[in-house]
């Protein structure tokens, strides 16, 4: 010069998962953003030895191949193709074409339709995913 890899700062990205008081610290509040329960009214009828049933999440659903089982199928589990959905433009939001990612994981535990009041929780984890076209909107510089 290149290219790979740490580290640390900045900026940004997915997600609700930020900010500020107080405290020596453990800890504690608040505002904010998310989430669960929970009336009448309506809606459901699986209400029974269970086809159990439900939450957060974009993460649903179909087909193939293989293990175990089994000799029928099903289920499980594991890897491949596709999919409903989600994400990805360095002021910001939306439309529209394309490219490029993801399409998971966990909790409740036999119980929870909506849902005013009410009551109860959550503030993590992980990254460094662009290109056109067009509409609105703030800002900041000139003049």
């Nucleotide at each position: 010069u290149a290219u790979g890899u740490u580290g640390c700062a900045u900026c940004g990205c997915c997600g609700a998962a930020u900010u500020c008081c107080c405290g020596a610290g453990a800890g504690g509040g608040a505002a904010a953003c998310g989430g669960g329960g929970g009336a009448c009214c309506c809606a459901c009828c699986a209400u029974g030895u269970u086809u159990g049933g439900g939450g957060u999440g974009a993460a649903u659903c179909g087909c193939c191949u293989g293990a175990a089982a089994a000799g029928c199928a099903u289920c499980u589990c594991a890897g491949g193709c596709g999919u409903a959905g989600g994400g990805u433009a360095a002021u910001c939001u939306c439309u529209u074409a394309a490219g490029c990612c993801c399409g998971a994981a966990c909790c409740c535990g036999u119980c929870a339709g909506c849902u005013a009041a009410c009551u109860c929780c959550g503030u993590a984890g992980g990254c460094g995913u662009u290109u056109a076209a067009g509409a609105g909107a703030a800002u900041g510089a000139u003049u």

Predicted 3D model of a 143-nucleotide RNA (c-di-AMP riboswitch aptamer (ydaO/yuaA leader)) from Alicyclobacillus cellulosilyticus.
The organism belongs to Paenalicyclobacillus, within Bacteria.